[in-house]
RNA sequence: GAGUGACAAAGGCAAACCCGUUGAAAGGCGGGGACGCAAAGCUGACAGGCCUACUGACAGGUUCCAGCUGUCUAGGGCGGCUGAGCUGCCAAA
Repeated sequence: GAGUGACAAAGGCAAACCCGUUGAAAGGCGGGGACGCAAAGCUGACAGGCCUACUGACAGGUUCCAGCUGUCUAGGGCGGCUGAGCUGCCAAA
């Protein structure tokens, strides 16, 4: 240096759920809380996947319009879904 990852050591992060807040929603943020994590650090303007549908399109509906219902739609999200890129603590076999 590369690979690898202990019932190691020092530290780190924090799922579900609850409270507050924000958002149309998905979700985000703060506090509590620990299921887990060796990158559960970063990139969603790298690719795929997934979630949502304010908006828009189409259809239904309506005397007509609006409200309403359904399907589709990302300019919205998820890095704790996978691959990829960048960065990084420790060191037994």